[in-house]
Context: one part of a larger RNA
Molecule: large-subunit ribosomal RNA, domain II
Organism: Aquiflexum gelatinilyticum
RNA sequence: GCCUACGAGUUACUCCUCACUGGCGAGGUUAAGUGCAUGGAUGCACGCAGCCGGAGCGAAAGCGAGUCUGAACAGGGCGCUUAGUCAGUGGGGGUAGACGCGAAACUUUGUGAUCUACCCAUGGACAGGUUGAAGCGGCGGUAAGACGCCGUGGAGGACCGAACCGAUAAGCGUUGAAAAGCUUCCGGAUGAUCUGUGGGUAGGGGUGAAAGGCCAAUCAAACUGAGAAAUAGCUCGUACUCCCCGAAAUGUUUUUAGGAACAGCGUCGUGGAAUGUAUGGCGGAGGUAGAGCUACCGAUAGGACUAGGGGGAGUCAUAUCCUACCAAAUCCUGACGAACUCCGAAUGCCGCCAUACAGUAACGGCAGUGAGGGCUUGGGUGCUAAGGUCCGAGUCCGAGAGGGAAAGAACCCAGACCUACCGCUAAGGUCCCGAAAUCCACACUAAGUUGAACAAAGGUGGUCCAGCUGCUUAGACAGCCAGGAGGUUAGCUUGGAAGCAGCUAUUCCUUUAAAGAGUGCGUAACAGCUCACUGGUCGAGCGGCAGGGCGUCGAUAAUAAACGGGCAUCAAGUGUGGUACCGAAGCGUAGGAUUUACGGCAACGUAUAAUGGUAGGGGAGCAUUCCAACGGCGGUGAAUGUGCAUGGCGAUGUGCACUGGAGCUUUUGGAAAAGCAAAUGUAGGC
Numbered sequence: 001g002c003c004u005a006c007g008a009g010u011u012a013c014u015c016c017u018c019a020c021u022g023g024c025g026a027g028g029u030u031a032a033g034u035g036c037a038u039g040g041a042u043g044c045a046c047g048c049a050g051c052c053g054g055a056g057c058g059a060a061a062g063c064g065a066g067u068c069u070g071a072a073c074a075g076g077g078c079g080c081u082u083a084g085u086c087a088g089u090g091g092g093g094g095u096a097g098a099c100g101c102g103a104a105a106c107u108u109u110g111u112g113a114u115c116u117a118c119c120c121a122u123g124g125a126c127a128g129g130u131u132g133a134a135g136c137g138g139c140g141g142u143a144a145g146a147c148g149c150c151g152u153g154g155a156g157g158a159c160c161g162a163a164c165c166g167a168u169a170a171g172c173g174u175u176g177a178a179a180a181g182c183u184u185c186c187g188g189a190u191g192a193u194c195u196g197u198g199g200g201u202a203g204g205g206g207u208g209a210a211a212g213g214c215c216a217a218u219c220a221a222a223c224u225g226a227g228a229a230a231u232a233g234c235u236c237g238u239a240c241u242c243c244c245c246g247a248a249a250u251g252u253u254u255u256u257a258g259g260a261a262c263a264g265c266g267u268c269g270u271g272g273a274a275u276g277u278a279u280g281g282c283g284g285a286g287g288u289a290g291a292g293c294u295a296c297c298g299a300u301a302g303g304a305c306u307a308g309g310g311g312g313a314g315u316c317a318u319a320u321c322c323u324a325c326c327a328a329a330u331c332c333u334g335a336c337g338a339a340c341u342c343c344g345a346a347u348g349c350c351g352c353c354a355u356a357c358a359g360u361a362a363c364g365g366c367a368g369u370g371a372g373g374g375c376u377u378g379g380g381u382g383c384u385a386a387g388g389u390c391c392g393a394g395u396c397c398g399a400g401a402g403g404g405a406a407a408g409a410a411c412c413c414a415g416a417c418c419u420a421c422c423g424c425u426a427a428g429g430u431c432c433c434g435a436a437a438u439c440c441a442c443a444c445u446a447a448g449u450u451g452a453a454c455a456a457a458g459g460u461g462g463u464c465c466a467g468c469u470g471c472u473u474a475g476a477c478a479g480c481c482a483g484g485a486g487g488u489u490a491g492c493u494u495g496g497a498a499g500c501a502g503c504u505a506u507u508c509c510u511u512u513a514a515a516g517a518g519u520g521c522g523u524a525a526c527a528g529c530u531c532a533c534u535g536g537u538c539g540a541g542c543g544g545c546a547g548g549g550c551g552u553c554g555a556u557a558a559u560a561a562a563c564g565g566g567c568a569u570c571a572a573g574u575g576u577g578g579u580a581c582c583g584a585a586g587c588g589u590a591g592g593a594u595u596u597a598c599g600g601c602a603a604c605g606u607a608u609a610a611u612g613g614u615a616g617g618g619g620a621g622c623a624u625u626c627c628a629a630c631g632g633c634g635g636u637g638a639a640u641g642u643g644c645a646u647g648g649c650g651a652u653g654u655g656c657a658c659u660g661g662a663g664c665u666u667u668u669g670g671a672a673a674a675g676c677a678a679a680u681g682u683a684g685g686c
Stems, first nucleotide, its partner, number of pairs: 001686006011096003015093010027052003033046005056063002066078004099237002102234001106227003110223002117201009126191001128160003131156001135152006164188003169184004203219001205215003240621006250263005264369002266366005276357009290343001291341002297337002301333004306327001308326002310323004372397010402413003417592004422588003428582003431566003437579001439578006450568002458553003462550004467545005479537005485510003490504003516531001520529002593611003596607004622675001624672006631665003641658007
């Protein structure tokens, strides 16, 4: 992991409540017990104790269809104008382990020191080698000592190193040979040494050269039995089918926040239009969007005017004057505000009327929900950040399948009862992958831009379009040929300044087709080259401005990798217009099923009706075991197993063949140890 078996809302109660069924009914009902009957379970009768109802109100005295409050014959509160009760079944609640499994723990009775810690008693063990303390002897030495030397001696938590005890490093082992080992290296090895046997200390206790270590592979409180099915607002699991409806993730409160209570939203029943929704009409409240502000409050740009101030002039000091400075009030123009308003919608909300629609309101039974989320939109917060966060409105996902968006919970289209190798469409598509146009017309793009992630400021003589404007056959624009002069080297400045360092200037006059007191290069200064300007040549368009379309640069990330791919350039890209086709569980067509409403006693019929669905509510069924009753089958083959066929929407039923070898069962009722895929479920097998 698979298979088989087992495995979770049960049972009890003089309890509470609701529904259904039945009995009796202003009443209903017996309990224990007793008697009778019976083979027995049990049945019948008696038993009227008790219980519920029949009257309430008040704290109570008490009064009573009323009563309490109150001075009240006022108002108000709770009542009255009757329906209950007993039993059965079912839905919930309560008390019990109360749907099942699951703690860590707590209390208490005991069992453990054969492991291990420490201690006590009594035994045992330590190859071999080395060092050579004290003491003692001799000799030397001294006044005597001290002291020195030689020898003897054999001390030591001494040295090296086996057994023994340990465990430093590495490797191996890691479903091991082993629930701690193996190999090599390594520490101690006469000691606070190691070890045998017997004994002692016990669980909030021991023991501990102390690591929270050890106390039988268990230790921040051992193990075993019991309290005990502790408790678990937590996790997991909770078993057959079909049909109808179908939520919530909100509000208030909570030692409350992943739990609850009440309300909201679902369902079933009663109920019947009280009520709701939509539309229309009439009537209301309001200060949002917007707008406005010489209508207030606050803020505010420029100007005018002008107090006050600063600065300057002036005076001995004032006066007085000037002011491209600051600026109140006032005026003109412009303009801002959630906590400004002279104004002011739409929508929404409230009331009444009318019409239409309806799983309405209300009351009662049973819930679940009380972590929500995305998108669009009005706002707060944040950075006019977030797949952020908090409110309002809507929608979808949640609980929604199908088609499109390559792929995707909530984006677009569209709400799946079933069947069809039928048709039409939506979004989106129609070259190939891949269903359908290599469709039609006119443009644009050259960047593979683009072809469905996405990009800015700023640049762009890329190209197209529409406009305004200037020049042009009296010849424009570009090129080429020629000229581009004189007064004069203008004046000043300067070492120099001659068109061209700089300053000044109504930058003038002349000759001219034209030629600046000079556009740039250049020189120390000149010179030189060139331009403006003019003529010639050529022969038809050439410039400027702002705007729009599509491009282009800006453009940088880690595999080659961001049109789904192939690929595509008068397109298979982009824009505008058009026709056809494809395309879904949408719509239609044909057949079928169920629900609801209506008609009908029913069968059945009609409908423009309905039938996605998690939590959850309701309804109808299938199967298993046992019991009762009436039947039936079975050695001429029961149950079981295998295969085939067939009925039923389905749970499942039936038939036949083989297997098997002794019981099985329809129908109508009843009672449950009553249905498994999951619980790291339990046991067995493989």